[in-house]
């Protein structure tokens, strides 16, 4: 000092679900609080891929209206979202007998 015991023990993160609040057009998120499905990086990073949402544009359809316009519907779309969907990058705690 290594190795095995060993992802045992001892810490740690927290899913679904409720309650209370905030931002978001939405999908989705932060704060606290109860929970504890799971996780060995389920700390961090939107870089590649996958799903989610579609304000805003863009097309089409109806309604209104003297017209302009209002409006409702559908389509189509990511710069939004997701790192507890895969990959990938950085970082890194414990470990007795």
């Nucleotide at each position: 000092a290594c190795u095995g015991c060993c992802g045992a023990a001892a810490g740690g993160c927290a899913a679904a679900a409720u309650c209370a609040u905030g931002c978001g057009a939405a999908a989705g998120u932060g704060u606290g609080a109860u929970g504890a499905c799971g996780c060995a990086a389920a700390g961090c990073c939107a870089u590649g891929g996958g799903u989610c949402u579609a304000a805003a544009a863009c097309c089409g359809u109806g309604a209104u209206u003297u017209g302009a316009u209002u409006u409702a519907c559908g389509g189509u779309c990511a710069g939004g979202a997701u790192u507890g969907c895969c990959a990938g990058g950085c970082u890194g705690c414990c470990g007795a007998a």
c-di-GMP-I riboswitch aptamer from Candidatus Villigracilis adiacens, 97 nucleotides, folded computationally. The sequence was found by an Rfam model in a public genome assembly. The source organism's lineage runs through Bacteria, Bacillati, Anaerolineales, Candidatus Villigracilaceae and Candidatus Villigracilis. Model confidence (mean pLDDT): 85 of 100.